[in-house]
Molecule: RNase P RNA; transfer RNA
Organism: Acidimicrobiia bacterium
RNA sequence: CGAGCCGGCGGGACGAUCGCGGCCACCUCGGUGGUCGAGGAAAGUCCGGACUCCACAGGGCAUGGCGCUGGGUAACACCCAGGCGGGGCGACCCGACGGAAAGUGCAGCAGAGAGCAGACCGCCGAUGGCCCCCCGGGGCACAGGCAAGGGUGAAACGGUGGGGUAAGAGCCCACCAGCGGAUCGGGUGACCGGUCCGGCUCGGCAAACCCCGCCAGGAGCAAGACCAAGCAGGGACAGGGCUGCCCGUCCGCAACGUCCCGGGUAGGUCGCUCGAGGCCGUCGGUGACGGCGGUCCCAGAUAGAUGAUCGUCCUCGACAGGAUCCGGCUUACACGCCGACUCGCACG
RNA sequence: GGCCCCGUCGUCCAGAGGCCUAGGACGCUGCGCUCUCAAGGCUGAGACGCCGGUUCGAAUCCGGUCGGGGCUG
Numbered sequence: 001c002g003a004g005c006c007g008g009c010g011g012g013a014c015g016a017u018c019g020c021g022g023c024c025a026c027c028u029c030g031g032u033g034g035u036c037g038a039g040g041a042a043a044g045u046c047c048g049g050a051c052u053c054c055a056c057a058g059g060g061c062a063u064g065g066c067g068c069u070g071g072g073u074a075a076c077a078c079c080c081a082g083g084c085g086g087g088g089c090g091a092c093c094c095g096a097c098g099g100a101a102a103g104u105g106c107a108g109c110a111g112a113g114a115g116c117a118g119a120c121c122g123c124c125g126a127u128g129g130c131c132c133c134c135c136g137g138g139g140c141a142c143a144g145g146c147a148a149g150g151g152u153g154a155a156a157c158g159g160u161g162g163g164g165u166a167a168g169a170g171c172c173c174a175c176c177a178g179c180g181g182a183u184c185g186g187g188u189g190a191c192c193g194g195u196c197c198g199g200c201u202c203g204g205c206a207a208a209c210c211c212c213g214c215c216a217g218g219a220g221c222a223a224g225a226c227c228a229a230g231c232a233g234g235g236a237c238a239g240g241g242c243u244g245c246c247c248g249u250c251c252g253c254a255a256c257g258u259c260c261c262g263g264g265u266a267g268g269u270c271g272c273u274c275g276a277g278g279c280c281g282u283c284g285g286u287g288a289c290g291g292c293g294g295u296c297c298c299a300g301a302u303a304g305a306u307g308a309u310c311g312u313c314c315u316c317g318a319c320a321g322g323a324u325c326c327g328g329c330u331u332a333c334a335c336g337c338c339g340a341c342u343c344g345c346a347c348g
Numbered sequence: 349g350g351c352c353c354c355g356u357c358g359u360c361c362a363g364a365g366g367c368c369u370a371g372g373a374c375g376c377u378g379c380g381c382u383c384u385c386a387a388g389g390c391u392g393a394g395a396c397g398c399c400g401g402u403u404c405g406a407a408u409c410c411g412g413u414c415g416g417g418g419c420u421g
Stems, first nucleotide, its partner, number of pairs: 001344004006339005012313007020037008039319001043330002046328005051220004058247004063216005068082005083097001084095004098211002103209002105205002120150002122146003127143002129140004158176006177201001179198008224270004233261005239251003277296008314317001349420007358374004366404001376392001378390002397413005
């Protein structure tokens, strides 16, 4: 210098005028002054919780979700560290990563044969058969043998070499790969390394049913509670919580209850924002994170507030906006900055 | 705001791992019939919303994304 890889940060600045929402103060009661006022994703609503109601949230089945190991956490499908597998020269990246010798099932077309398979081409024809013959043998390829070679396929029942054979084959042997069993060592563990033995090989799909382990009661702030205003009543029911079933348990057992139809209202208050909170320091830990101390208060609307205009400057400004709250994941994002590392080339 | 469902020719439906080169009806193109039009006949075109993954193989299974619809004070 070029190419790349990982992590983090910012995402127009300043001033003036007008305007909007919350809170506080003042007063002449709708004005004035002060102060605060969106995001890293506020988004998708894909997970996990808090909170509220169903009395509690108990057990089993069903159903759904998750799935290497250890840790973090309120919890998780998230994060950290590690193991294994795959990709890359490398920094590094990716992985829905339990079980296919518990069982059931699937594999179209092609191909001879597709699950403990198979003779289309091919090889052989030792043995039996047929033919020739100089009785030594030669030929045919009928029976039959063969999974080494060709061919089909996504996939054809280990690989290389040697022996062996009529031709062949783990049929036998050596080495290698893989599987199972025993055992030793390391590690909390996933797992890794070694020795011996075995049959010689026992394939794929569980984002097919399923098996194993773990988790999950249901609904959601339009949850739920209260006030005010308004209206017209009628029907059903002993069961209900349980919006899958059973058990257990609780509340009710006859109207002041629950559900349905009809009618009325379309107003207000609470929930509502101080929180598993932000920042700084320090300690423990490889790390995620946790402990302690200090400091700060940082939107709460209800038709829904953050905008517009002007001026100056710059590298001319992306994706996009709260609606109960929080922790994640995923998706969208112009451009700029910082740090660690890798590879190649050149020079010193 | 919350909860749920669905995307296949122009329209309405079928499909449920391979027989899909995706089928049917109506509609559309062309031919033929008729004096002309319609009906009937023959023929043809036309689709799995998009992007990844699982599998030998995906309209179908899984994830993401985009679009549409319903319920709820």